Predicted 3D model of an 80-nucleotide RNA (c-di-GMP-I-GGC riboswitch aptamer) from an uncultured Gammaproteobacteria bacterium. Its mean pLDDT, the model's own confidence on a scale to 100, is 79. The model forms 91% of the base pairs in the Rfam consensus.
[in-house]
């Protein structure tokens, strides 16, 4: 540089249990693995979801990066 078909040395951890924070969507820890090849990170664009607000548009404030695209970095393989 190009790719990810096989593996996995290191790496992340769905759901669920359980402390905690928060009105809330959810966040952290701790167990704990369904999976994953950027499940790193950034809410830039489309979504989904909270609150304000009974419901629905709007608006404002947020949340999801393990919902899809984009942008960044960067690990192993594998071909040149």
């Nucleotide at each position: 540089u190009a790719g990810g078909a096989a593996a996995a040395a290191g790496c992340c951890a769905a759901a669920c249990c359980u402390g905690u924070c928060g009105u809330g969507a959810g966040g952290c820890a701790g167990g704990g693995a369904c999976g994953g090849a950027a499940a790193g990170c950034c809410a830039c664009g489309g979504g989904u979801c909270u609150u304000g607000u009974a419901a629905a548009g709007c608006c404002a404030a947020g949340a999801c990066a393990g919902c899809c695209g984009g942008g960044u970095u960067g690990c192993c393989c594998u071909a040149a």